Description
The prediction has a mean pLDDT of 84. The RNA shown here (SAM riboswitch aptamer (S box leader)) has 106 nucleotides and comes from an Acidimicrobiales bacterium. Of the family's consensus pairs, 96% are formed in the model. Taxonomically the source falls in Acidimicrobiales (Bacteria, Bacillati, Actinomycetota, Acidimicrobiia). It was read from a public genome assembly, where an Rfam model found it.
[in-house]
RNA sequence: UCAUCAUCCAGAGCGGUUGAGGGACGGGCCCUGUGACGCCGCGGCAACCAGUUCCCGCCGGGAAGUCUCCGACGGGCACCAGGUGCCAAUGCCCGACCGAUGAGGA
Numbered sequence: 001u002c003a004u005c006a007u008c009c010a011g012a013g014c015g016g017u018u019g020a021g022g023g024a025c026g027g028g029c030c031c032u033g034u035g036a037c038g039c040c041g042c043g044g045c046a047a048c049c050a051g052u053u054c055c056c057g058c059c060g061g062g063a064a065g066u067c068u069c070c071g072a073c074g075g076g077c078a079c080c081a082g083g084u085g086c087c088a089a090u091g092c093c094c095g096a097c098c099g100a101u102g103a104g105g106a
Base pairs, nucleotide, nucleotide: 001106002105004103005102006101007100008099013042014041015040016039017038021031022030023029025095026094027093028092043087044086045085048083049082051079052078054076055075056074057073059071060070061069062068091098
């Protein structure tokens, strides 16, 4: 960068720095010198992935009568917070062949 899948009306901000823009894009409507965007520090939200326990299914092996043990895989509850993400407004609203984030893949 490309395609795929999932999610996007819940939730969570202070300080420092800088100094004029920002909310992806078009239109609208907003935020903003009572300091935007960005960056830094600290704090927080959430739970996609990873991790842990337990349960269920299925497969393989062991053992042996239907039970038990070990391992792989799939699923579920709970926990956790390691990798991301996020912390104005429903992705701010409408539109589109749109965008963002995550996961695995090329």